[in-house]
RNA sequence: AGUCUGGUAGCUCAGUUGGUUAGAGCACUACACUGAUAAUGUAGGGGUCGGCAGUUCAAGUCUGCCUCAGACUA
Numbered sequence: 001a002g003u004c005u006g007g008u009a010g011c012u013c014a015g016u017u018g019g020u021u022a023g024a025g026c027a028c029u030a031c032a033c034u035g036a037u038a039a040u041g042u043a044g045g046g047g048u049c050g051g052c053a054g055u056u057c058a059a060g061u062c063u064g065c066c067u068c069a070g071a072c073u074a
Stems, first nucleotide, its partner, number of pairs: 001073007010026004019057001028044005050066005
C1' cells in the first nucleotide's frame, strides 16, 4: 500500500428481503421476600446503532468517504 471481516446499552451479542415503539442475557437502581446477605420475583434507568454525506415515503440494515480493531497479501 491492497483485500476481507467487524464497530448496536457498562460487558457479551441478536436484529429476518429496508417498514409497527431498537431488543436479549449478565451487570446497575428500587421494591417484595430474609434476622441479614445471597438466590428468586416485580418494576425501572441506561442507546442519537463508530463518524460525515447520499439513495428512499421510510435506513441499525443499501451506497460513497473517513476512522478504529482484527486477519491475510505484498
A computed fold for a 74-nucleotide RNA from Candidatus Alcium sp. F082, annotated as transfer RNA.
The prediction has a mean pLDDT of 81.
Lineage of the source: Bacteria > Pseudomonadati > Bacteroidia > Bacteroidales > Candidatus Alcium.
The sequence was found in a public genome assembly.